[in-house]
RNA sequence: GAGUGGGGUAGAGGCGCGGAGACCAUGAGUACCCGCCGGGAGAGCCGGGGCUCGCCGAACGGCGGCGAAAGGGGGAUCCGCCGAAGUCCCGUCACCACCCCGGGGUGGCGGGGCUGGGCCGGCAUCGAACAGGUGUCGGACUGUCACGGCUUAUGCAGCCGUGGAGCGCUAUCCUGCAA
Numbered sequence: 001g002a003g004u005g006g007g008g009u010a011g012a013g014g015c016g017c018g019g020a021g022a023c024c025a026u027g028a029g030u031a032c033c034c035g036c037c038g039g040g041a042g043a044g045c046c047g048g049g050g051c052u053c054g055c056c057g058a059a060c061g062g063c064g065g066c067g068a069a070a071g072g073g074g075g076a077u078c079c080g081c082c083g084a085a086g087u088c089c090c091g092u093c094a095c096c097a098c099c100c101c102g103g104g105g106u107g108g109c110g111g112g113g114c115u116g117g118g119c120c121g122g123c124a125u126c127g128a129a130c131a132g133g134u135g136u137c138g139g140a141c142u143g144u145c146a147c148g149g150c151u152u153a154u155g156c157a158g159c160c161g162u163g164g165a166g167c168g169c170u171a172u173c174c175u176g177c178a179a
Base pairs, nucleotide, nucleotide: 003177004176005175006174007173008172009171010170011169014082016081017080018079019078020077023074024073033065034064035063036062037061038060042053043052044051045103046102047101048100049099050098085115086114087113088112089111090110091109092108093107094106095105096104116142117141119139120138121137122136123135124134125133126132144164145163146162147161148160149159150158151157
């Protein structure tokens, strides 16, 4: 000086990621409750069982009065960061709705899959939603590395094209192996 494997530390990408968050819109003039009128046997989220309420008037509808909240979203600013983190599936536990079983919702934990990053659009799905999230397909962009080409005239450079994936890339240190 060069090859190959393992590990530590630091770092880059940018409409970058996550958390907290006063406040704001939505939810909604909805639900609940009250009054009146209609209604006339059911109602308590769906299915089954139970229990309770109901002809001293259920569901449902109309008018009037009062009038929320949760899940989801935006968010000045602050904090932690760069597999940051997110999401889907499976299992399990807790919670929500009168109780039990199944379905549904919210959250925790464990396992697995996917995604370099954000952006735009189609479709599907969750959702009250035209908000937003996710999945998937497509598009251009962007960082990075590899390969090819061009410029240049040598460099660890710039530009163009194609491809890969964060188990990547850059810097540096330690260490194994071989010559």